The RNA shown here (transfer RNA) has 72 nucleotides and comes from Peptoclostridium acidaminophilum DSM 3953. The coordinates come from a structure-prediction model, not an experiment, and the mean pLDDT is 82. The sequence is in RNAcentral, with records from Rfam. Its Rfam family is "tRNA". It is annotated as a transfer RNA.

RNA sequence: GCAGACGUAGCUAAGCGGAUAUAGCGGCGGCCUCCGAAGCCGCAGGCGUGGGUUCGACCCCCACCGUUUGCA
Numbered sequence: 001g002c003a004g005a006c007g008u009a010g011c012u013a014a015g016c017g018g019a020u021a022u023a024g025c026g027g028c029g030g031c032c033u034c035c036g037a038a039g040c041c042g043c044a045g046g047c048g049u050g051g052g053u054u055c056g057a058c059c060c061c062c063a064c065c066g067u068u069u070g071c072a
Base pairs, nucleotide, nucleotide: 001071002070003069004068005067006066007065010025011024012023013022018055027043028042029041030040031039048064049063050062051061052060
């Protein structure tokens, strides 16, 4: 330099073009307990950036940024 894949919460991942974007772990609070652990309940937290298509975009298209793999 060329090509492919990937980018969603602190981490790991789901998510037919139409729902209030979902779960596990982690964090915080509560219940329980003599105190913890475990268990149960609740809360906070997220679509890489900018454009485009569409009535409607996490999803499709383009560019850029980053990660990664292959080729040279």